[in-house]
Molecule: SAM riboswitch aptamer (S box leader)
Organism: Deferribacteraceae bacterium UBA6799
RNA sequence: AACUUAUCCAGAGUAGCGGAGGGACAAGGCCCGAUGAUGCUACAGCAGCCGGUCGGACUUAAUCGUCCGAUGACUGGUGCUAAUUCCUGCCCGGAGCGGAAAGAUAAGCU
Numbered sequence: 001a002a003c004u005u006a007u008c009c010a011g012a013g014u015a016g017c018g019g020a021g022g023g024a025c026a027a028g029g030c031c032c033g034a035u036g037a038u039g040c041u042a043c044a045g046c047a048g049c050c051g052g053u054c055g056g057a058c059u060u061a062a063u064c065g066u067c068c069g070a071u072g073a074c075u076g077g078u079g080c081u082a083a084u085u086c087c088u089g090c091c092c093g094g095a096g097c098g099g100a101a102a103g104a105u106a107a108g109c110u
Base pairs, nucleotide, nucleotide: 001110003108004107005106006105007104008103013043014042015041016040017039021032022031023030027088028087029086044081045080046079048078049077050076051075052074053073054072055068056067057066058065085102090099091098092096
């Protein structure tokens, strides 16, 4: 980087640096921003995906098995912490928390 699959209306911010635009994408809308945004760093937090660890009861010679705790707790990797992926955009028996495309993230694979 390509491909496959899953998810995307839940959740979670302070400080420092920095100094002008930013919110991926033409355009439109709406919003954030010198009361300092976007970004970067530190710390804190969130809990989506993947991994690891952690009991009790019954049963059995022992293992197996069943049930409960448990849609659990802790932890590692990655991710995330304005607004639904900010909204529209393309499709449709005009209407939906619809479908597609694009994007993001994870896991797997080449």